The RNA shown here (small-subunit ribosomal RNA) has 1528 nucleotides and comes from an uncultured bacterium. The coordinates come from a structure-prediction model, not an experiment, and the mean pLDDT is 83. The RNAcentral record of the sequence draws on ENA and SILVA.
[in-house]
């Protein structure tokens, strides 16, 4: 750091997806050991039990009791002592507001940061001051009573105080009143001083007797510590307030009436509408107000390279909460987690009447969840609480337990050992790999276990004794400091260390197609399964499972979930908008952004130095502490858009002066379908009217429907209306866009040039806003020729709700008004500034030149094109930039759902702006490349068509194939390129099939063993294989003569043979085909990021990528075409078995002879456009033309580039797997491949006279021949038979050539055509001829009288007709293979049909048009939207009621102190005064109820569309000119 995945390949865009780290975590497997940490992320869900807040007797009264001991006893017992001033309780202080625990609400001054408080408070703590004085009165405990199941209340009496009240005191502090100083935020606040009012208090302990008093000692006293009052300061805590930070939705856009502000009151520690009356109408908001939704906030924590992004366990600051909502009290501090009242839901009790409760404290329980722990121990320590203290209290805390949950440490053994051990897996069977690994030797001793030591550290101090200081009358108490003495561990016998034994107790999971490190066997066979993405699996899986082997990590390993990365994929850092998603249809213009020169000021932004803060912990660093690390600690860095300050002036910003170059204006000329209104002109179409004229007209691929004899079309002539402006006219010109087109006239708005003149930045862009805004539409009223949705006819079709025709209403045309939308586009926002040129063209102005006018030349403005740098993914752009800068606006972020639903807004309506999500897919696109294709496009070629001749397609026969049947009818071949094809030949064999006999090391190979040679005849059974038996007969080499080898053959064992059994889609050869088409390619340059192009393209040319000329190409290779073989000609060299000119002979090239000639086969020659002319480009080439057997590749033949169809072939062979192995192997028989209702291909033979049918007679090529071909010759009608000359062949033989030629007859008919089928007779071949051969005679004489649609083959020795051979073969051609006779017609020409070859264009095809894909409808399944409703939640707004409780009013009923008055035993009692309370009433307001809205859930018949799905249906919409150009 980056891979992966769109494609045939490229580049780009763009998503998805990996690899990283990280968790409070959960799951699967496995798990030795110890240190540090962590542990309901879900039910703020309900809780049983036990603990989690007490303390003080040095505040007060009051006090048991068990036991024990004494003494008495009536032996029941009773009374003292200790127990003990203990226990419990109770008034009182102190605390309980800390500490612990959740995070529900809370989008907020709640939090974080920095400030303010001159608008506040602070119990216990400290320093410093002042004081604490003199009285009263209750009251609970207690006892006695009552009610009540309990809780628990009520009555009568007794009593204490640091409980309660009343007086004095007032240094100070509050109030009020008027002034003075300082400060200030101008409100005030601080200081000193005056005057007047107001409010206090409590003791308790130790200790002395210095002063009094009683005269022991104690009390007052004093004297010490605590405690109390006031009141000042700190110090800590908290309240309020304010600038800045602080989720998401605008499909929430307006909201508020105590709302905003002011006066005066109230009300609090305080400041405020906090609260209330009154006044006034204010305030908030697009820099998001109000709603909603979601969320505790922070330090940190995770991730990043930063910037960010996510996320708030555990610690730690802050806030909020306490079973739900409310509300106060007591406090110094609550509106109180272990208090109060009240209402609600929940559980318990319960004698039914009434009462208790609140684990979001620690354990722990249900109960939800994938999920998360002991109902430990201890106050030993830190730390709070109460106390003088001892002490007591503390599930705060320390420590233990459970959990691989996380982090970190260790171990599970070193060392040596090669016969590379057994064993496993692979294997080419050689061998390789687990693998020094393992056994075996040698050692070591961590952890675990065992046995000792370990009071080590974790504790410091409280408290005693001594010494010393302070205070004080004091050596006494107290308080502080020093030094000694002795008490206290829960962890725990724990940590650590010693010894002891002994490799013994301790390794696992994940993953092994790519990405991504690691490959093999075997299971399975689109199955079963994998998968993060691509994507494996359909019989050879490195991708499934197992297995061996390897990677990787390790007490863990993997999976899942989540966050950040990677993603520059929201891009500030660091992205984009001509076509990939993206520029608003255009302007005018608000707010907001942004802006020329020059100078001065200021110091808001900026910079920069100084200070304060920015808790700790955490990160980083540097050191120490535990053996090391994790953890810990000390130190130090860092941390901010924070405040305060002191400064700097370049930049923006403000002010304030100038300035013209930016913009504007006036002047004077100019184009122009700009725009709005009136008006006015001809052409043409339609109607109408007459005139002339007659059968059509009209329309179309071709009809038709239409019109017309009621007179159309045609044509004159006149008239009537509406629309639209030919030609000028033009990538002219106007204008923002949309758009504007005869002419004239009036208003009217921009724009361009030129000169000077002002003005003096007045710009520029524009979120909302408002204005324009094609066509269709839509509203009222016109208007209406033409055209033309809708509609109707006719055509067209398999249909044609379409295309084409024939009519035709809306509409188009006006006038007012709505619609506001287009592929509204240059798919390109607006402005400025800058960056090479060329050539047109429209408007202006200027120089130059002319007599003018044109031309040429500058220069502004516009409008085209071609093009450098630059820029782009590429095509492209390019001064009219998509270049290079700066401003501002809009807009985008994968594809479909979706220009779609809700909602809201505008519209009359149609519709329109605005805009999702669920679910889906891994793509969805650009551009540019080679190909393929196209009912594109040029160009060429081929029996391709045309132009011919002959034929198939109809018959009968023959074969092949389908289908059928069948025990079997073996199997392959299937468009062209399977079907007289494998098969050049099934009666047995072949034969692979069927059916029945047989055999199992086998019909066949090689090894071993044993025994013989082998063969061979012969008998029985059998249908044969075979099986029984009997006989003959004794193999070759070598010897040392003992035997050894081989060969063959009987029998044995096992390795193995063997298969026409599967796969041709695992393969090798072979083969067919496009095609004998002219093409495929390649090295090295160039060119493009690339795929790839160039060369191979283009002009010519050719049969041909043949050549020739150009050319960023130059070369080459593989086709081609020549070499090669065959005819045609000559020459030459040999002439046997050929030949015979001339001689000679024969019946006869028979024979001499001879090689001239024909043939034969061996060397040669010859053709190259090589000559000539003409033509082309002086080329290539082409045309004609001489000579020449042959002329332009002279005719045939072999010969088949890259490669294409998973084309055939496993049954020719070979072969890899798989399968069979007393059988899917061998062997026999005998059947079958020869069936037959029928389809089809490929031939034969025909329908006849160009003919048949006799009779005579002529000419060949090229083969074949020894188990052969067989002459002559004889027999038979003939097939044939008999017999055997000759011949292993240019010598003898098949062997007769037919067609033709001459003669003869048939005379148009189912025939004297035609031979099918058939019955008879027979040849011949073969072990056999029924199934099932061939061939011959005789009889029979069938169909067919030129073959529909369709289709075949040939361009010359062809085609058509005629025969001959050959192969296979024992026989069995109408096939195949060859060879010769006879021998035509015809090609104007390339428009079409096929097929190919170049170049080009289009493409959404690349399995490549037999492609690709649209939509409906029909089925399954998903989410979702409407929906009569129906049913939660939350939440407004009116009203009703109204519980606790605060405040007010009122209080006729209670009421001890305080004061007044009588009266009185001096004790009281009664009145009344004050202050109170209990009731009672008013505001408020909680639950709740009622009615109305409102937002958001869940449901719901139906319904809507939409995605997903296997090969369903019905079309054929787009992609090609896609068949009617698409598309808005």
């Nucleotide at each position: 750091a980056g891979a992966g995945u769109u494609u045939g390949a490229u580049c780009c865009u763009g998503g998805c997806u990996c690899a990283g780290a990280a968790c409070g975590a959960a799951c699967g497997c496995u798990g030795g050991c110890g240190g540090c940490g962590u542990g309901c992320c879900u039910a703020a869900c309900a809780c049983a039990u036990g603990c989690a807040a007490g303390u003080c007797g040095u505040a007060c009264g009051a006090g048991a009791a068990a036991u024990u001991c004494c003494a008495c006893u009536u032996c029941g017992g009773u009374g003292g002592a200790a127990g003990a001033g203990u226990a419990a309780a109770g008034u009182g202080g102190c605390g309980c507001a800390c500490g612990g625990g959740u995070g529900a609400g809370u989008a907020a001054c709640g939090c974080g940061u920095g400030g303010g408080u001159a608008a506040u408070u602070u119990g216990c703590c400290c320093u410093a001051g002042a004081g604490a004085c003199c009285g009263g009165g209750a009251u609970a405990a207690c006892u006695c009573u009552g009610c009540g199941a309990a809780a628990g209340c009520g009555g009568g009496g007794c009593u204490a105080a640091u409980a309660c009240c009343g007086g004095a005191u007032a240094a100070g502090a509050c109030c009020a009143c008027a002034g003075c100083c300082c400060g200030u935020u101008a409100g005030c606040g601080g200081g000193a001083a005056g005057c007047g009012g107001u409010a206090a208090a409590a003791g308790c302990u130790g200790g002395c007797c210095u002063c009094u008093a009683c005269a022991u000692g104690u009390a007052a006293g004093c004297u010490a510590g605590u405690a109390c009052u006031c009141a000042a300061g700190g110090a800590u805590a908290a309240g309020c307030c304010c600038g800045c930070g602080u989720a998401c939705c605008a499909u929430u856009a307006g909201c508020u009436u105590g709302u905003u502000g002011g006066u005066a009151g109230g009300g609090u520690a305080a400041c405020g509408g906090c609260c209330u009356a009154c006044c006034a109408a204010g305030g908030c908001g697009a820099c998001g107000a109000u709603g909603g939704u979601u969320a505790g906030c922070u330090g940190g924590u995770c991730u990043g390279a930063g910037a960010g992004g996510a996320u708030g366990a555990u610690c730690a600051g802050c806030c909020a909460c306490a079973c739900u909502g409310g509300a106060a009290c007591u406090g110094a501090g609550a509106c109180a987690c272990g208090g109060u009242c009240c209402a609600g839901a929940c559980u318990c009790c319960u004698a039914c009447g009434g009462g208790a409760g609140g684990c979001a404290g620690c354990a722990g329980u249900g109960g939800g969840g994938a999920a998360u722990c002991u109902u430990g121990c201890g106050c030993a320590a830190u730390g709070g609480g109460g106390g003088a203290a001892a002490c007591c209290c503390u599930g705060a805390c320390g420590c233990a337990g459970c959990a691989a949950c996380g982090c970190c440490g260790c171990g599970u053994g070193a060392g040596u050992g090669a016969u590379g051990a057994a064993g496993g897996c692979c294997c080419u069977c050689g061998g390789g790999u687990c693998g020094u690994a393992a056994a075996g030797c040698u050692c070591u001793g961590u952890c675990a276990g065992g046995u000792g030591g370990g009071a080590a550290g974790a504790a410091a101090g409280a408290u005693c004794u001594u010494g010393g200081u302070g205070a004080u009358a004091a050596u006494a108490c107290c308080a502080c400091c020093a030094a000694g003495g002795g008490u206290u561990g829960a962890c725990g016998g724990u940590a650590c260390c010693a010894c002891c034994a002994g490799a013994g107790g301790a390794a696992g999971c994940a993953c092994c197609g790519g990405c991504u490190a690691a490959c093999u066997c075997c299971g399975u066979g689109c199955c079963a399964g994998c998968a993060g993405c691509c994507g494996c699996g359909g019989u050879a899986a490195u991708a499934c499972g197992g297995a061996g082997g390897g990677u990787g990590c390790g007490a863990g390993c993997g999976u899942u979930g989540u966050u950040c990365g990677g993603a520059u994929u929201u891009a500030u850092u660091g992205g984009g908008c001509g076509u990939a998603a993206a520029g608003g249809g255009c302007g005018u213009g608000u707010a907001g952004g942004c802006g020329g020169u020059c100078a001065g000021a200021u110091a808001a932004g900026u910079c920069u130095g100084g200070u304060g803060u920015g808790a700790a912990a955490g990160u980083c660093c540097u050191u120490g502490g535990c053996u090391c690390a994790a953890c810990c600690a000390a130190g130090g860095a860092a941390u901010g858009u924070c405040g305060c300050u002191g400064g700097a002036a370049a930049c923006u910003g403000u002010c304030u002066g100038a300035c013209u170059u930016g913009a504007g204006u006036a002047c004077g000329a100019g184009a122009g379908a700009g725009g709005a209104g009136a008006g006015u002109g001809g052409a043409a179409u339609u109607c109408c009217c007459g005139g002339u004229g007659u059968a059509g007209a009209g329309g179309u691929g071709a009809a038709a429907u239409u019109c017309g004899u009621a007179g159309a079309u045609a044509u004159c002539g006149g008239g009537a209306g509406g629309a639209a402006c030919a030609c000028c006219g033009g990538u002219g010109g106007c204008g923002a866009a949309g758009g504007c087109g005869g002419c004239u006239c009036u208003c009217u708005g921009g724009c361009u040039c030129g000169a000077u003149a002002c003005u003096g930045a007045c710009g520029c862009u524009g979120a909302g806003a408002c204005g324009c805004g094609a066509a269709a539409g839509c509203g009222u009223g016109g208007g209406g020729a033409g055209c033309a949705a809708a509609c109707a006819g006719g055509a067209u079709u398999a249909g044609a709700u379409a295309c084409c025709c024939u009519g035709g209403u809306a509409g188009u045309c006006c006038a007012c008004g709505c619609c506001g939308u287009a592929a509204a586009c240059g798919u390109u926002g607006g402005g400025c500034a800058c960056u090479a040129g060329g050539u047109g063209u429209g408007g202006g102005a200027g120089g130059u030149a002319u007599c003018a006018a044109c031309u040429c030349c500058u220069u502004c403005u516009g409008u085209g094109c071609c093009g450098a740098a630059g820029c782009u993914a590429a095509c492209g752009c390019a001064u009219u930039a998509a270049g290079u800068g700066c401003c501002c606006c809009g807009c985008c972020u994968g594809g479909g759902a979706a220009c779609u639903a809700c909602g809201g807004c505008c519209g009359c309506a149609a519709g329109g702006c605005u805009a999702a999500a669920a679910c889906u897919c891994a793509a969805a696109g650009g551009a540019a490349u080679u190909g393929a294709c196209g009912g594109g496009g040029a160009c060429c070629c081929g029996c391709a068509c045309a132009a011919g001749c002959g034929g198939u397609g109809g018959a009968g026969c023959a074969u092949g194939u389908g289908g059928u049947u069948u025990a079997a009818u073996u199997c392959g071949a299937c468009g062209c390129a399977a079907c007289g094809c494998g098969a050049a030949g099934a009666a047995c064999c072949u034969u692979a099939c069927c059916u029945g006999g047989g055999u199992u090391u086998g019909a066949c190979a090689u090894c071993c063993c044993c025994u013989g040679c082998u063969c061979g005849u012969c008998c029985u059974g059998g249908a044969a294989a075979c099986a029984g038996g009997a006989u003959u007969u004794u193999c070759c080499c070598c010897u040392u003569c003992g035997g050894g080898g081989g060969a063959c053959a009987g029998g044995g064992u096992g390795a193995c043979a063997g298969g026409u059994g599967c796969u041709g889609c695992a393969u090798g050869g072979c083969u067919g085909u496009c095609g004998u088409c002219a093409g495929c390619u390649c090295g090295u340059g160039u060119c493009g990021u690339g795929a790839g192009a160039u060369g191979u393209u283009g002009g010519g040319u050719u049969a041909a990528g043949u050549c020739c000329c150009g050319c960023a190409a130059c070369g080459a290779g593989c086709g081609c075409a020549a070499c090669c073989c065959u005819c045609a000609u000559c020459u030459u060299u040999a002439g046997u078995u050929g030949c015979c000119a001339g001689c000679a002979u024969u019946a006869a090239g028979u024979u001499g002879g001879g090689c001239a000639c024909u043939c034969u086969a061996g060397a040669g020659a010859a053709a190259c456009u090589g000559c000539c002319g003409g033509u082309g480009u002086u080329a290539a080439g082409c045309c004609g033309g001489a000579g020449g057997a042959a002329g332009g590749u002279g005719g045939g033949g072999a010969u088949g580039a890259c490669g294409u169809c998973a084309a055939g072939u496993c049954c020719u062979c070979a072969u890899g797997g798989c399968c069979u192995u007393u059988a899917u192997g061998c062997c026999c028989a005998g059947g079958g491949c020869u069936a037959c209702a029928c389809a089809c291909g490929u031939g034969c033979u025909a329908c006849a006279a160009u003919g048949g049918c006799c009779u005579g007679u002529a000419c060949a090529a090229a083969g074949g021949g020894a188990a052969g071909c067989g002459a002559c010759u004889c027999c038979g009608u003939a097939a044939g038979g008999g017999u055997g000359a000759g011949c292993a062949a240019a010598u003898c033989c098949c062997a007769a050539a037919a067609a033709g030629c001459a003669g003869g007859u048939c005379u148009c008919a189912g025939u004297u055509c035609g031979g099918a089928u058939u019955g008879g007779a027979g040849u011949c071949u073969g072990c056999a001829a029924u199934u099932u051969g061939a061939c011959u005679c005789c009889a029979u004489g069938a169909a067919g009288g030129a073959g529909g649609a369709a289709u075949c083959g040939c361009u010359a020795g062809u085609a058509a007709c005629c025969g001959u051979g050959g192969a296979u073969c024992a026989g069995a051609a109408c096939g195949c293979c060859a060879c010769g006779g006879u021998g035509a017609a015809u090609a104007c020409g390339u428009u079409c049909c096929c097929g190919g070859g170049u170049c080009u264009u289009g493409u959404a095809c690349a399995c490549a048009c037999c492609g690709c894909c649209c939509g409906u409808c029909a089925c399954a399944c998903c989410a979702u939207g409407a929906g009569a409703g129906c049913u939660g939640a939350c939440u407004g707004u009116a009203c009703c009621a109204g519980a606790a409780g605060u405040c007010g009013c009122u209080g006729g009923g209670c009421u001890a102190a305080c004061c007044c008055c009588a009266c009185c035993u001096c004790g009281g009692u009664g009145g009344g005064g004050g202050a109170g309370c209990a009731g009672g009433c008013g505001c408020c307001u909680a639950a709740g109820g009622u009615a109305u809205g409102g937002u958001u859930g869940g449901u719901g018949a139906u319904u809507g569309g939409g995605g997903u799905g296997a090969a369903g249906u019905c079309g054929u919409a787009a992609c090609a000119a896609g068949g009617u150009a698409a598309c808005c």